[in-house]
């Protein structure tokens, strides 16, 4: 060059049949429990869902172009 396939919270991932408010688990704050830790319970914070554009009343979802990452061809 050319095919494919990923990109959502700090980290691993769900959601992709467009339409309840975007979630889970570890992780981080704080509490509760202990004589004090661990561990366990409870509670909160943390997203413009890679950019951008276009289709929709309506986009994490569709359709394009672009970026980064892996995998095949050449």
């Nucleotide at each position: 060059g050319g095919g494919c396939c990923u990109g959502u919270a700090g980290c691993u991932c769900a959601g992709c049949u467009g339409g309840u408010u975007a979630g889970a688990g570890c992780g981080c704050a704080c509490g509760c429990c202990u004589g004090a830790u661990a561990a366990g319970c409870g509670u909160g914070a943390g997203g413009u869902c890679c950019c951008a554009a276009g289709u929709u009343c309506a986009a994490a979802u569709c359709u394009u172009g672009g970026c980064a990452g892996g995998c095949c061809c050449a």
Overview: A computed fold for a 74-nucleotide RNA from a Chloroflexota bacterium, annotated as transfer RNA. Rfam family: tRNA. By type it is a transfer RNA. The sequence was found in a public genome assembly.